Context: one part of a larger RNA
RNA sequence: CACUGGUUAAGGAACUCUGCAAAAUGAUCCCGUACGUUCGCAAUAAGGGAUGCCCUCGGGGGUUCACGCUCCUGGGGGUCACAGUAAAUCGAGAGCUGCGACUGUUUAUCAAAAACACAGGACUCUGCCAACUCGUAAGAGGAUGUAUAGAGUCUGACGCCUGCCCGGUGCCGGUAGGUUAAGGAAGAAGGUUAGCCGCAAGGUGAAGCCUGCGACCGAAGCCCCGGUAAACGGCGGCCGUAACUAUGACGGUCCUAAGGUAGCGAAGUUCCUUGUCGGGUAAGUUCCGACCUGCAUGAAUGGCGUAACGACAGCUCAACUGUCUCAACCAGUGACCCG
Repeated sequence: CACUGGUUAAGGAACUCUGCAAAAUGAUCCCGUACGUUCGCAAUAAGGGAUGCCCUCGGGGGUUCACGCUCCUGGGGGUCACAGUAAAUCGAGAGCUGCGACUGUUUAUCAAAAACACAGGACUCUGCCAACUCGUAAGAGGAUGUAUAGAGUCUGACGCCUGCCCGGUGCCGGUAGGUUAAGGAAGAAGGUUAGCCGCAAGGUGAAGCCUGCGACCGAAGCCCCGGUAAACGGCGGCCGUAACUAUGACGGUCCUAAGGUAGCGAAGUUCCUUGUCGGGUAAGUUCCGACCUGCAUGAAUGGCGUAACGACAGCUCAACUGUCUCAACCAGUGACCCG
């Protein structure tokens, strides 16, 4: 010096990202117990009291034929002590807010969470040889199930709710017209040549075969016409206006598929920003309550609340302490020195 334990005057979180760590609390019985609440909880809420040993008088249970033995428990009296302590295990107070309803699950080996799951909600598909999944196939799962079933996607208890937009993309439905493949094909053209013409070169040339064209016929799809947002998604700007000022219920105009409703709001979302006001502190970039000027909230990519729950996150109070002011000592183990 390091580590593991222990003690500490006065103060008591001034430490620090943070009361991290430590201290404090802690058993049993009795008394007593608020807000809130989904009436279950909250709750061991909080906050108090008792507890040794001896004597004595009772009550109840087990076992036993009975005596006895043994367990639980009430009253009274006495007495000791500073203290009725509890080694270990379990068990550790109060208030406000955020997030997630909850018990669960997870990054084996830096993340346990507000992430995942969840019961509940919704949409879509599927009539059974189901849809869907695995497999080249046979076949298998789905299911020895049958729409109160099965599959997929989103949301995530519960309460109150879930607004407007179908122009784009997707999906569903429609089919008159346009476009359109393979394939079919009228026809024309070309190549070849038996024959014919020619002395020859060559010319012409039926059928057949072959070649490239090809009017016309030809499905779905796409174009087109509708529907659909708990499908993917989206949800404006400028100017003026009230008898102080300010503000703008109101008006005008442009654009749009439609211009953000209810609710919430400096938010886990707010840049400016430590916004402004109030609360708490002597002093508060955090916290709580408001305001609304929402850079860039908003309704199952769910919105807003919510009792209970949480090794979750932020703030505060009490108690407590070597966390600190500020350090000291003790025990042990290392380190170091000598042998």
A computed fold for a 339-nucleotide part of an RNA from a soil metagenome, annotated as large-subunit ribosomal RNA, domain IV.
The coordinates come from a structure-prediction model, not an experiment, and the mean pLDDT is 83.
The RNAcentral record of the full RNA draws on MGnify.